Predicted 3D model of a 97-nucleotide RNA (Glycine riboswitch aptamer) from a Candidatus Nanopelagicales bacterium. Its mean pLDDT, the model's own confidence on a scale to 100, is 76.
Order: sequence, then structure tokens, then C1' cells
RNA sequence: UGAUCCCGCGCGGGAGAGAGUUACUCGACACCCUCGCGUAGCCGCCGAAGGAGCAACCUCCCCGGAAACUCUCAGGCACCUGAACCGCGUGGGAAAG
Repeated sequence: UGAUCCCGCGCGGGAGAGAGUUACUCGACACCCUCGCGUAGCCGCCGAAGGAGCAACCUCCCCGGAAACUCUCAGGCACCUGAACCGCGUGGGAAAG
């Protein structure tokens, strides 16, 4: 000097699934009732935070690793938010040559 790899940050893109029902607190209207937020229970559903399982494959064998597949513990199901992954920029680390 340096292909490439790993982690973080900023910006942009980024799917799916009940505006479900009941109860309670609070607030507004008002004094029955209605609306909104939050919490809890019940049923239904989603997979792209995380987690777990199997597998193509790595690899001839053991061990091990391994998905956007599978499960749904967690998470989520109007908007918002979040979101694996992708692109650009940037900080740090490693680094063949």
C1' cells in the first nucleotide's frame, strides 16, 4: 500500500397477519351510552428482531458449521413503530499479496 472478511453508526428501500372479543384503570363527551390509550384473559392468524430444529452443502469419515426451509418459546397482527435482507457513506479490527 492492499483484494477481501468481521463488528458498529448514519441515510434510503423493506413483507405478512383480527381497526377481533370480554373485563378493568385513566381521559374526553356527558351523566344510560359512545370514543381513544394502556393492561389482562379468550379465540383466530403471521414470520423477516431474537431463539430452536432438520437439511442441501462444506467433505472421503467422525466432530463441527450451516438457510430466506421448518417450529412459533419470544415477538408481531389499522396508521405509526419495529423489521431479516439490500444499496450508499463512514468508524474500528483482521488481512493474503